[in-house]
RNA sequence: AGAGCGGGUCGGACGGUCGCUGGGGCAACCUGGAGGAAGGUCCGGACUCCGCAGGACAGGGUGCUGGCUAACGGCCAGGCGUUAUAGGCCGAAAGGCUGAAGGCGACGGAAAGUGGAACAGAAAGAUACCGCCGAAGCCCGCAAGGGCUGGCAAGGGUGAAAUGGUGAGGUAAGAGCUCACCGCGCCGAUGGCGACACCGGCGGCACGCCAAACCCCACCCGGAGCAACACCGAAUAGGCACGCGAUCCGGCUUCACGGCCGGGCAGGGCGGUCCGCCCGAGCGUGCGGGUUGGUGGCUAGAGCGGUCGGGUAACCGGCCGCCCAGAGGAAUGACCGUCACGUCGGGCAACCGGCGGACAGAAUCCGGCCUACAGACCCACUUUGCAC
RNA sequence: CUGCCCAUAGCUCAGCUGGAUAGAGCAACGGCCUUCUAAGCCGUAGGUCGCAGGUUCGACUCCUGCUGGGCAGGCCA
Numbered sequence: 001a002g003a004g005c006g007g008g009u010c011g012g013a014c015g016g017u018c019g020c021u022g023g024g025g026c027a028a029c030c031u032g033g034a035g036g037a038a039g040g041u042c043c044g045g046a047c048u049c050c051g052c053a054g055g056a057c058a059g060g061g062u063g064c065u066g067g068c069u070a071a072c073g074g075c076c077a078g079g080c081g082u083u084a085u086a087g088g089c090c091g092a093a094a095g096g097c098u099g100a101a102g103g104c105g106a107c108g109g110a111a112a113g114u115g116g117a118a119c120a121g122a123a124a125g126a127u128a129c130c131g132c133c134g135a136a137g138c139c140c141g142c143a144a145g146g147g148c149u150g151g152c153a154a155g156g157g158u159g160a161a162a163u164g165g166u167g168a169g170g171u172a173a174g175a176g177c178u179c180a181c182c183g184c185g186c187c188g189a190u191g192g193c194g195a196c197a198c199c200g201g202c203g204g205c206a207c208g209c210c211a212a213a214c215c216c217c218a219c220c221c222g223g224a225g226c227a228a229c230a231c232c233g234a235a236u237a238g239g240c241a242c243g244c245g246a247u248c249c250g251g252c253u254u255c256a257c258g259g260c261c262g263g264g265c266a267g268g269g270c271g272g273u274c275c276g277c278c279c280g281a282g283c284g285u286g287c288g289g290g291u292u293g294g295u296g297g298c299u300a301g302a303g304c305g306g307u308c309g310g311g312u313a314a315c316c317g318g319c320c321g322c323c324c325a326g327a328g329g330a331a332u333g334a335c336c337g338u339c340a341c342g343u344c345g346g347g348c349a350a351c352c353g354g355c356g357g358a359c360a361g362a363a364u365c366c367g368g369c370c371u372a373c374a375g376a377c378c379c380a381c382u383u384u385g386c387a388c
Numbered sequence: 389c390u391g392c393c394c395a396u397a398g399c400u401c402a403g404c405u406g407g408a409u410a411g412a413g414c415a416a417c418g419g420c421c422u423u424c425u426a427a428g429c430c431g432u433a434g435g436u437c438g439c440a441g442g443u444u445c446g447a448c449u450c451c452u453g454c455u456g457g458g459c460a461g462g463c464c465a
Base pairs, nucleotide, nucleotide: 001384002383003382004381006379007378008377009376010375012339013338014337015336016335017334018333020033021032022031023030024029035359039370040369042368043367044366045365046364047225048224049223050222054275055274056273057272059221060220061219062218063217064078065077066076067075068074079107080105081104082103083102087098088097089096090095108216109215113214114213115210116209129156130155131152132151133150136149137148138147139146140145164182165181166180167179168178169177183205184203185202186201187200188199190197191196229296230295231294232293239287240286241285242284243283244282248263249262250261251260252259253258267279268278269277270276289464290463303322304321305320306319307318308317309316310315341356342355343354344353345352346351389461390460391459392458393457394456395455398414399413400412401411407445416432417431418430419429420428438454439453440452441451442450
């Protein structure tokens, strides 16, 4: 320098005029005012209320290992699997072998159970259609040979998928039947916190696929959500319908009705059910009616910037500095000037003129993920070439 | 703002414990019937199963991400 690959940052700057909106001020006026995604609402938390939420069941979620974190389905690091191109080697070519930085992975369990695999096919988990054989037994035949009982799973065929692969031995034919190497599983040793790696031994391997099928295992989750919730105020018909429900006993008091206290069954309620808790005379649901007012919650926080230290990193800690929107049918806008950037035209040049700038817009607040995005800049790594 | 649901023929809907030709009614078109029309009868065509990706041998169906549309929810008594 070329090619590639991965990641990060920014997403115009300054000024003026006229507005909008929060705060301060008696006023003049001063001062704050969108984003990297404010978006989708897909996860996780803070906060608030509800049976203070303890256990079991149901339901839901997550799923290699270790760490980070308030938490997570997020992030970091590692393991394993898988995959691409450049490049290299071989080759006449076709092509083959190898192979970088990297990319991707919902990556627990299919030798617990249930289930599924249409069509085709003999068979989709123990089967034989074509085929191979004629060893053993029997029959026919003098014999060659033929047939039956039978043996086999190599080859063909079907299929998305056919019962470890290659080679040799072996056999009547074959076959892990035997052996070597590879694959798989189990056991042991070593290294590692671990996933796992590597080595040795054993097993001939009926232990194939699907869990984004039910399910099993491990771990996590109570439910609702700022229209949560708290307070103040206004108005109306404490109206109607439906559903589930008991009204028992004892004591005191009273002339009695009644009232009070205690106990108890059925029952009712408790934001899935039960244990449990509360009530024990009402409770629940729907319709209808009224009001569409105010205040708080509301923004100083797992905050931002700098620096130092620990850690491979995510992240954590110390010190210093800063305050950075809080509306409520909902502000954050418009225009002008100068400069920067890109592009087009003119000009030898300095420069001049025109045009252009994305996605999108807070609504209780944070941490993530995902999605959208004109353009600009920076860094790491790999490889090739050149120079030293 | 929060919670939830839906998308299949021109329209309204089935099919969604995965299996190969995706169905039904209405509408459209053609034929029969009728003097003609309607009704009736017979037949025909019409589908990116909203879009994209994944799991699987196989996806309308299962999973994920987008797009579009819809519903409900406040307070008082």